[in-house]
RNA sequence: UUCUGUAAGAGGCAUAACCACCGCAAGGUGGCGACGCAAAGCCUUCGAUCCACGGCCCAUCGCCGCCGCGGAUGGCCGGGCUGCCGGA
Repeated sequence: UUCUGUAAGAGGCAUAACCACCGCAAGGUGGCGACGCAAAGCCUUCGAUCCACGGCCCAUCGCCGCCGCGGAUGGCCGGGCUGCCGGA
């Protein structure tokens, strides 16, 4: 440096729920708490899903579907960067 793994050792992160705050919402932040994670560390560039607004279709209004713009999820995936320990 590359590949690979979590047996051992040292550790790390923190699902849902609940409380407080922010947000129209999805959701986020902090506390508590652990379902799980070998990158569940960081990054929305590829898809995917979710929220909101507008347009098209329909038609009395709507629902579904499609398109556009903005936002969210990295613990949905691909991809990029970085990292502990062990083995080759």